[in-house]
Order: sequence, then C1' cells, then structure tokens
RNA sequence: GCCGGUGUGGCGGAAUGGCAGACGCAGCAGACUCAAAAUCUGCCGGGGGCAACCCCGUGCCGGUUCAAGUCCGGCCACCGGCA
Repeated sequence: GCCGGUGUGGCGGAAUGGCAGACGCAGCAGACUCAAAAUCUGCCGGGGGCAACCCCGUGCCGGUUCAAGUCCGGCCACCGGCA
C1' cells in the first nucleotide's frame, strides 16, 4: 500500500429500517436478618425540570429515508489476511 472484519451504558452482549440498550454481570436503594451472606423488589447512558415530562445519545463527519445502531460515502481506531 491492497483486501476483509469489528466499533452499542461501568463490563459482556442483543436489537428485521419502526419505543436505542433486551438479557446477564457489576453497582445503588429498600425488604428480610442481632448483623451479614443468600434471596426478593425497585433503580441503574448524559443534560434540564420540584414533578409530570422534555432534549441529546450506538467510534467521528456527512448522505438516503416519514423514520438509521442497521442502508450509502468519507475518516479514525483495533483485529486478521496479502504484498
């Protein structure tokens, strides 16, 4: 240099172009307990708001579309192959 693959919460990892983050782990709060472990319940990306709720968010920048994590283009990073 050329070709291919991958990139999603703190971690693993799903999602047919139609509510982004299922499910698990970790974490936080509560219940239970003398206390803890285990178990059960709720929460668990960022910002705003007293709250209801609103806005943003799938490596980065664009494009297509009523609608994009998903399709297209460019770039970046990592992995593999070829030279």
Predicted 3D model of an 83-nucleotide RNA (transfer RNA) from Lachnospiraceae bacterium UBA7110. Rfam family: tRNA. The prediction has a mean pLDDT of 82. Lineage of the source: Bacteria > Bacillati > Bacillota > Lachnospirales > Lachnospiraceae.